[in-house]
Predicted 3D model of a 73-nucleotide RNA (transfer RNA) from Candidatus Iainarchaeum sp. The sequence was found in a public genome assembly.

RNA sequence: GUCCCGCUAGUCUAGUGGCCUAGGAUUCAGCCCUGUCGAGGCUGGGACUCGGGUUCGAAUCCCGGGCGGGACG
Numbered sequence: 001g002u003c004c005c006g007c008u009a010g011u012c013u014a015g016u017g018g019c020c021u022a023g024g025a026u027u028c029a030g031c032c033c034u035g036u037c038g039a040g041g042c043u044g045g046g047a048c049u050c051g052g053g054u055u056c057g058a059a060u061c062c063c064g065g066g067c068g069g070g071a072c073g
């Protein structure tokens, strides 16, 4: 340099155009439980990498940027 793949909470992940102002686990905060801690239970906070396009409607499809990984040279 060319090509391919990926990017969703602090971390891991579900999602395949409308039922999602996004679900689960873990973490964090509070409360309950317990003689205490731990375990367990309940409640709450927290995310679609960025820009543009298509569409009545985009986390999802298309284009470009960024970041990461890979193949070739």
Base pairs, nucleotide, nucleotide: 001072002071003070004069005068006067007066010026011025012024013023018056028044029043030042031041032040049065050064051063052062053061
Overview: Rfam family: tRNA. The coordinates come from a structure-prediction model, not an experiment, and the mean pLDDT is 81.